The RNA shown here (SAM riboswitch aptamer (S box leader)) has 122 nucleotides and comes from Halobacillus faecis. Lineage of the source: Bacteria > Bacillati > Bacillota > Caryophanales > Halobacillus. It was read from a public genome assembly, where an Rfam model found it. Its Rfam family is "SAM riboswitch aptamer (S box leader)". Rfam describes the family as follows. The SAM riboswitch is found upstream of a number of genes which code for proteins involved in methionine or cysteine biosynthesis in Gram-positive bacteria. Gene Ontology term of the family: regulation of gene expression.
RNA sequence: UUCUUAUCCAGAGAGGCGGAGGGACUGGCCCUUUGAUGCCCGGCAACCAUCGAAUCAAUCUAAGGAUUGACGAGAACGGUGCCAAUUCCUGUAGAAUGGAUCACCAUUCUAAGAGAUGAGAG
Numbered sequence: 001u002u003c004u005u006a007u008c009c010a011g012a013g014a015g016g017c018g019g020a021g022g023g024a025c026u027g028g029c030c031c032u033u034u035g036a037u038g039c040c041c042g043g044c045a046a047c048c049a050u051c052g053a054a055u056c057a058a059u060c061u062a063a064g065g066a067u068u069g070a071c072g073a074g075a076a077c078g079g080u081g082c083c084a085a086u087u088c089c090u091g092u093a094g095a096a097u098g099g100a101u102c103a104c105c106a107u108u109c110u111a112a113g114a115g116a117u118g119a120g121a122g
Stems, first nucleotide, its partner, number of pairs: 001122008013041001015040003021031003025091001027089002042083003047079002050073003055070006087114001092111008
C1' cells in the first nucleotide's frame, strides 16, 4: 500500500508538560490563550487474545469423541483501539411527505460512497 470481513446514536479526568492550532477531504458548523493539536499520567471499552461450559448449529470421526461458530465471564497479565459534538453534519442514488417561480427546494428514512478501528489474507 491492496483485498476480504465486522463494527461505528453507548462509554471515558475541572491531573502534569507544552505552547497554536484543531475537528481526514468538500461545503457547513464548531472547538481552541477560561489554553487547542501533541506527549505523559489517568480512564473507557472489550475487536483479537484469555477463561467457561449448559444449550444450539456446522464440519470431521466406525464409535467414544474432536474442532469451529453462536453464547457467557473478567479486565489483574498480553496485542491493539478509543476518551468535544452520531463517523459533528454533509457530499451519490432511491422512497415518502411538504412547498414551489414545477428540469427546483426542504425534512425524514433506506441503501451506497468516503473515512476510522479490529481481525484475516496478499